[in-house]
RNA sequence: AGAGUUUGAUCAUGGCUCAGGAUGAACGCUAGCGGCAGGCUUAAUACAUGCAAGUUGUACGGUAAGGUUCGCCUUUGGCGAACACACGAGUGGCGCACGGGUGCGUAACGCGUAUGCAACCUACCCAUAGCUGGGGAAUAGCUCCCGGAAACGGAAAUUAAUACCCCAUAAUAUCACGAAAACACAUGUUAUUGUGAUUAAAGCUCCGGCGGCAAUGGAUGGGCAUGCGUGGCAUUAGUUAGUUGGUGAGGUAAUGGCUCACCAAGGCAACGAUGCCUAGGGGUCCUGAGAGGGUUAACCCCCACACUGGUACUGAGACACGGACCAGACUCCUACGGGAGGCAGCAGUAAGGAAUAUUGGUCAAUGGGCGAAAGCCUGAACCAGCCAUGCCGCGUGCAGGAUGACUACCCUACGGGUUGUAAACUGCUUUUCUGCGGGAAAAAUCUCUCCGACGUGUCGGGGAUUGAUGGUACCGUAGGAAUAAGCAUCGGCUAACUCCGUGCCAGCAGCCGCGGUAAUACGGAGGAUGCAAGCGUUAUCCGGAUUCAUUGGGUUUAAAGGGUACGUAGGCGGAUCAAUAAGUCAGUGGUGAAAUCUUCCGGCUCAACUGGAAAAUUGCCAUUGAUACUGUCGAUCUUGAGUAUAGAUGUAGUGGGCGGAAUACGGUAUGUAGCGGUGAAAUGCAUAGAUAUGCCGUAGAACACCAAUCGCGAAAGCAGCUCACUAAACUAUCACUGACGCUGAGGUACGAAAGCGUGGGUAGCAAACAGGAUUAGAUACCCUGGUAGUCCACGCUGUAAACGAUGAUCACUCGCUGUUGGCGAUACAUUGUCAGCGGCUGAGCAAACGCAAUAAGUGAUCCACCUGGGGAGUACGACCGCAAGGUUGAAACUCAAAGGAAUUGACGGGGGCCCGCACAAGCGGUGGAGCAUGUGGUUUAAUUCGAUGAUACGCGAGGAACCUUACCUGGGCUUAAAUGCAGGACGCUAUUCGCCGAAAGGCGGAGUUCCUUCGGGACGGACUGCAAGGUGCUGCAUGGUUGUCGUCAGCUCGUGCCGUGAGGUGUCGGGUUAAGUCCCAUAACGAGCGCAACCCUUAUUAUUAGUUGCCAUCAGGUUAUGCUGGGGACUCUAAUAAAACUGCCUACGCAAGUAGUGAGGAAGGUGAGGAUGACGUCAAAUCAGCACGGCCCUUAUGUCCAGGGCUACACACGUGCUACAAUGGCCGGUACAGAGGGUCGCUAUCUGACAACAGAAUGCUAAUCUCGAAAACCGGUCUCAGUUCGGAUUGAAGUCUGCAACUCGACUUCAUGAAGUUGGAAUCGCUAGUAAUCGCGCAUCAGCAACGACGCGGUGAAUACGUUCCCGGGCCUUGUACACACCGCCCGUCAAGCCAUGGAAGCUGGGAGUACCUGAAGUCCGUAACCGCAAGGAGCGGCCUAGGGUAAAACCAGUGACUGGGGCUAAGUCGUAACAAGGUAA
Repeated sequence: AGAGUUUGAUCAUGGCUCAGGAUGAACGCUAGCGGCAGGCUUAAUACAUGCAAGUUGUACGGUAAGGUUCGCCUUUGGCGAACACACGAGUGGCGCACGGGUGCGUAACGCGUAUGCAACCUACCCAUAGCUGGGGAAUAGCUCCCGGAAACGGAAAUUAAUACCCCAUAAUAUCACGAAAACACAUGUUAUUGUGAUUAAAGCUCCGGCGGCAAUGGAUGGGCAUGCGUGGCAUUAGUUAGUUGGUGAGGUAAUGGCUCACCAAGGCAACGAUGCCUAGGGGUCCUGAGAGGGUUAACCCCCACACUGGUACUGAGACACGGACCAGACUCCUACGGGAGGCAGCAGUAAGGAAUAUUGGUCAAUGGGCGAAAGCCUGAACCAGCCAUGCCGCGUGCAGGAUGACUACCCUACGGGUUGUAAACUGCUUUUCUGCGGGAAAAAUCUCUCCGACGUGUCGGGGAUUGAUGGUACCGUAGGAAUAAGCAUCGGCUAACUCCGUGCCAGCAGCCGCGGUAAUACGGAGGAUGCAAGCGUUAUCCGGAUUCAUUGGGUUUAAAGGGUACGUAGGCGGAUCAAUAAGUCAGUGGUGAAAUCUUCCGGCUCAACUGGAAAAUUGCCAUUGAUACUGUCGAUCUUGAGUAUAGAUGUAGUGGGCGGAAUACGGUAUGUAGCGGUGAAAUGCAUAGAUAUGCCGUAGAACACCAAUCGCGAAAGCAGCUCACUAAACUAUCACUGACGCUGAGGUACGAAAGCGUGGGUAGCAAACAGGAUUAGAUACCCUGGUAGUCCACGCUGUAAACGAUGAUCACUCGCUGUUGGCGAUACAUUGUCAGCGGCUGAGCAAACGCAAUAAGUGAUCCACCUGGGGAGUACGACCGCAAGGUUGAAACUCAAAGGAAUUGACGGGGGCCCGCACAAGCGGUGGAGCAUGUGGUUUAAUUCGAUGAUACGCGAGGAACCUUACCUGGGCUUAAAUGCAGGACGCUAUUCGCCGAAAGGCGGAGUUCCUUCGGGACGGACUGCAAGGUGCUGCAUGGUUGUCGUCAGCUCGUGCCGUGAGGUGUCGGGUUAAGUCCCAUAACGAGCGCAACCCUUAUUAUUAGUUGCCAUCAGGUUAUGCUGGGGACUCUAAUAAAACUGCCUACGCAAGUAGUGAGGAAGGUGAGGAUGACGUCAAAUCAGCACGGCCCUUAUGUCCAGGGCUACACACGUGCUACAAUGGCCGGUACAGAGGGUCGCUAUCUGACAACAGAAUGCUAAUCUCGAAAACCGGUCUCAGUUCGGAUUGAAGUCUGCAACUCGACUUCAUGAAGUUGGAAUCGCUAGUAAUCGCGCAUCAGCAACGACGCGGUGAAUACGUUCCCGGGCCUUGUACACACCGCCCGUCAAGCCAUGGAAGCUGGGAGUACCUGAAGUCCGUAACCGCAAGGAGCGGCCUAGGGUAAAACCAGUGACUGGGGCUAAGUCGUAACAAGGUAA
């Protein structure tokens, strides 16, 4: 010091979360020791038991117990007496108001701090100077009696005091009346002084003293008053009757409404009264850089309280924790009559709770009470016990030791790696541990004793005595590595990684998130990392968070400027001079307790801990000084502000008057069949005369052109013309006033539209409503009507995207340009200046977009507002309103985002440009029929599997009768069906025979290989061993291959430049092209993959070559044929080369290029065709071509065999073939190809058969032999019909292949002769040698379901105006809430579950207050009867009051049938509102 998380990516905004520190903690796992600290945060709940406040005999009467001594007796003992031993109970004194506990109450002079008391008290203590004389009456105790269960009470007799009372004396006390002085702070105070009055005491004694009384002063401790500071809520705004003040009285130690009587009507409050809720306050402690925030456990100070509430008594002090009285609740005892009690003291118990200790020791020390003292008391205190609760310290060993041992785990697995110098083993040490031995400091006192000095009780010195802790700390010695390591984590943040298991399950998680078969995220293991006697988790606080911002934030669009103005309080405020000194600044003094923090120096072996000193305590008060600034007071000024005079301006406002056009209606006229409306229609109007047109009249509302980017107004808003009234800014003059100013919480006024009330008005328009359409629906969009309303007057409402999403005012800050209204110069160019209204741009600012003198720049003042999204501008409350509603305005709960700007894509029923058999123009098909084939579905034992929009469906399959074959049924095998290696034995093997069997297979028999250097080798199968096998799963783990976009023109990079950045530029723009093809321009310059070209075929020519091809010329020969000799001319074959490049011309153009029936040329603008497929997309297809990771099966999911199935068949779809006929069918005749195939083959030729074919036979391993055209052409026939079309289907007879044609082959012949007469919606192909049409070949293959696929040639068209539309694509641009990218996103109702919450007839509870009634104890007041000589008392009465009761109302909680909305929840229903022009802009 930061990090993670919104996005495809980016910047900024903004929340959530984490890393740190801390704790009186708790929980989980674990645990060796010590020191120091800490330990009921909850129930101020209830308490058994013990202890926590007594002491004093030197105040007193005395003697129950004990001791000593004495006496007596009935001698374990008893009785009596005395004691200057001691002491129960009692009187008196002092103490019990301290110490200890707790935090209920209290928001307060309670606390903190600083002052004051001229308004006060103070026992014990100190100092000073005085006094201490005399007398009296009782009472407890003791004794006796009585009552009661007890607690306790009553009566009689007698007695003491330092208990009580009376008298005397008395002042520096108190009071009254005076004199006179000084001082001050208002009442006054202080000296001095006169007179008068009132008030006191206690004794004890060892004779030294100790006490007692009054007074003054001090010290200590308190009391009271005051300034300032000290929580939350304004959804608490008014409160107060002893209330505020005065006079008088009472009361108190003392002031005071503290109390009372009377008088006055005040007091407090937006600088927050009153009310409600919460809370002891401070020093401190935690955190933080600090400022702050949080906190009040331990220690210290103050306060409050003592079962709850009230009350006083005593006393110096209390309204009293271990005192009293009363009331109440609770508990206990009881003889039922009545009594007792108060752990928030120390232990302890129960309960509550996540949770907090021993019914311990000692007064040795420190401190306290009493006492002359010894001493007694002291759960204060000092110690010990329990607890890892925290902080600090120590240890669990150290060194060597590598065949880097074994195991474990991992891997590419006969081997490596990690654990790991770790272990074993060797040596060393002994903190700790165990045993034994020694052993503190804390102790100084008091007291006793001795000595000394003054003097006889004080001081000084010496000695003696006293330790709970504790035989503890510590020290010595012996032994021996001996007694001692865990916890959490390991996806990122965040240090640390692999395997196995699991399979959106189980689970994890602080946030993001992980888990759906290869999980570094779950669980286990190995390893690693972090900390360590602890480690993690949870809770809470601060930090990070500048995320409430004083330091130190913001408000155009992210949350946030009030709708606008006026104005109160408040805040802020121009220039000069003078005064003052409140703020401010400086010095000094006081205070700021101690502890704590910091620094230094010490003590425990160190540290924690602790002692001493210093510093600090940032504060408050007082005083002295300074006077720049602010304030205050006084004086002056003119520039801020205002006024005056003059001018000119405008749709500024209010109220009148007037006007024309349009519309509607009415009248009338002309006129006739439609009008109107729409995408198209219909409703509607119209022959009773509409619409249209002319004229006249009436009505209401709005004001075309001018008109603008204009003007005015505070905003809302304002427009025909004109009049009256009102207001305003502006300019000029610089005449007047002299800071009069700015802002503005509350407040007041104004405030669009809609809406409300009353009364008018109503032409047009038009919510609601009605009808017509549209639609699946259409409560809409469109159409026809139409009422409120819109208009006027008066009143209310008070809100808008009331927007410039930009508060008001003032000052300052580069330029260019337009415009409105003035003024000056001037000539009407032109120009200066003031006030407005606009555009562009620089610096600067801003997240960016953008703003930029009209700031979102730079500064100043004041106000308003914001602090994650949703819930929600909702609920409740309050105020306003007639209502509608408005203003103010939450919480529970829920999410990890929501939102802004910009970027790249994708998309749009956005735009522009362009292309393609995309449309259009044509030709031919498909969709109808029959058949073939594939698919779906169905069926089945099985109908194996895959492919499924385009991009599956004559596809994998280029050929399922067996085989193939993966499927089904049945029968077999289990190292296996195949192959390799190794081993040892064999020569079985091959072949063949027999039996069983459907076969596979099983059983049995015959038979006995070759070479040899004789060792052996080759070959072979059987056997054994090691390696199996799987068309089982996952194409979403993969390789490879393929389809598609698409042969579309795109996709990128380097450097530079621009931008905070994602990114952009280049690649855009203007042209051009088939093309990101090329040219021009250009912050870009270049380059790569694509395009094109290079390759193949084809079209022309040349050269070379000339067999198997060719034959013009020459020769020979044949019925005939390149048949033969020969030839290379030609065709052809196959190698090389040429040729085409917009090269030439014309036109256009800068160029690229385009156009031309151009020229030339075989070919002309890529000549035609092919091969060639960029970055990528579709988790596209394929694990069944092959390969391959993982998983699964192993007498089976492997493998062998027979048979069956893949060929099924109500049906649906795709692709084809054949047709429906005359451009044809049939018959006969006559021609012309190319490319291929062929020896288990193609076959000439001959013979046979009607034919398929069969039998002979020949040529050819092929430019040699062979397979071979059809349409066409010529002739004939048929004559429009279900036919001489069409050939399905079926019957019969055959042929061929093959082990075998039943399921299930093809072909031939004869016979049969179905549907079908050109095909609905729709849809496909094709732009030239193309479509259409005709046949031929070939692969696979024994044969063939081929009408398929792949090739080949023959014949050979039509049409394209064009790019509006459909589909697909490219580029640029635009919008976006999409990015899984429109097959996107997303809204609302309803249905289901869960959660919190509002309302609600009510019900229950709580605290506080009010009114009335009652009213204990008690103070105070009054008082004739009773008591007393009296003082006085009892009793009675009164006031007040705790408590109780009654009543009404308010407030706060809980609960409530029912009800309202809200939130959340992978895959429910209905629609499709928003995001693109979202299909009606929102």